A computed fold for a 350-nucleotide part of an RNA from an uncultured bacterium, annotated as small-subunit ribosomal RNA, central domain.
Context: one part of a larger RNA
RNA sequence: UUGGGCGUAAAGCGUCCGCAGGUGGCGAUUCAAGUCUGCUGUCAAAGGUCGGGGCUCAACUCUGAACAGGCGGUGGAAACUGAACAGCUAGAGUGCGGUAGGGGUAGAGGGAAUUCCCGGUGUAGCGGUGAAAUGCGUAGAGAUCGGGAAGAACACCAGUGGCGAAAGCGCUCUACUAGGCUUGCACUGACACUCAGGGACGAAAGCUAGGGGAGCGAAUGGGAUUAGAUACCCCAGUAGUCCUAGCCGUAAACGAUGGAUACUAGGCGUGGCUUGUAUCGACCCGAGCCGUGCCGGAGCUAACGCGUUAAGUAUCCCGCCGGGGGAGUACGCGCGCAAGCGUGAAAUAC
Numbered sequence: 001u002u003g004g005g006c007g008u009a010a011a012g013c014g015u016c017c018g019c020a021g022g023u024g025g026c027g028a029u030u031c032a033a034g035u036c037u038g039c040u041g042u043c044a045a046a047g048g049u050c051g052g053g054g055c056u057c058a059a060c061u062c063u064g065a066a067c068a069g070g071c072g073g074u075g076g077a078a079a080c081u082g083a084a085c086a087g088c089u090a091g092a093g094u095g096c097g098g099u100a101g102g103g104g105u106a107g108a109g110g111g112a113a114u115u116c117c118c119g120g121u122g123u124a125g126c127g128g129u130g131a132a133a134u135g136c137g138u139a140g141a142g143a144u145c146g147g148g149a150a151g152a153a154c155a156c157c158a159g160u161g162g163c164g165a166a167a168g169c170g171c172u173c174u175a176c177u178a179g180g181c182u183u184g185c186a187c188u189g190a191c192a193c194u195c196a197g198g199g200a201c202g203a204a205a206g207c208u209a210g211g212g213g214a215g216c217g218a219a220u221g222g223g224a225u226u227a228g229a230u231a232c233c234c235c236a237g238u239a240g241u242c243c244u245a246g247c248c249g250u251a252a253a254c255g256a257u258g259g260a261u262a263c264u265a266g267g268c269g270u271g272g273c274u275u276g277u278a279u280c281g282a283c284c285c286g287a288g289c290c291g292u293g294c295c296g297g298a299g300c301u302a303a304c305g306c307g308u309u310a311a312g313u314a315u316c317c318c319g320c321c322g323g324g325g326g327a328g329u330a331c332g333c334g335c336g337c338a339a340g341c342g343u344g345a346a347a348u349a350c
Stems, first nucleotide, its partner, number of pairs: 004321003007304002012318001014201004021194003025088002029084003033081002035077009049064001051062003091191001092188005097182003103177007110154001114150008125136002162169002206247006215241002220236004258317006266295011299306002323350001325348001332343004
């Protein structure tokens, strides 16, 4: 001098890409910047320290000394870090072979249902509720049959199942397109990990312009309920929900758990690929890799719980936290058409 944390107590950026920066595989050679080491210069005096004087001490004072250390010079060492150079293949990547998938974008098609319109049959109710009423209906509703139109969503399959970085993705077909996994062989030869700034994507709601509008439905109107009822229930119903182009940039954007790598008992499922025994073939059974679940050991944890998909054991990088309120407010700045978003205090009092 350093020292703590972040699933639920304050705390993991919504997610990814990525420049600078930080960190970085194996063996060899050289250099010697970091590192270690010998010698040397210097670090005034005072002060400090050792011994003495002084005096009861302190103050005051005399003499001496050196280690360690800092900076500089010079000689050396070469394990580690670094630099240079030539290599390697275990990390990373590429090609060739397979393979699963609601991954994405665009186009085309389909049936069920709903509402509306037209026509037929037919007559007095329908609808709705706890009960009702508003509402609809003799100008023929509701029911039923036939025809037509429109918009939106895709039953069953469907799964604690799949894919995607996340948001998210589910009728069928086609085109274009991204990624993953797996098998063996070949190739490149550290090309890697993380990432402040920066960039891209980002549910719903909302905004702008133009379309569209079946159902649902903020607001609103009406009927009920009630002491009241600006609600819950009912009848209507506008924005919106849908499409195209652009904006917004937030969520309990959650696994409330950042990313990468390695290591550390098992048991039971499940999805994908490969493979062995086996088979005409397909299953079954076993093994390997990748994913996804449950239980559980050591260990961890305040406990709950986590537990090879870690919250265990370690390394690297980023983000974030430091009592509750004031406050995610004010001010400033940036962004936005706006709504607002990002950044983000203090006084004060407990």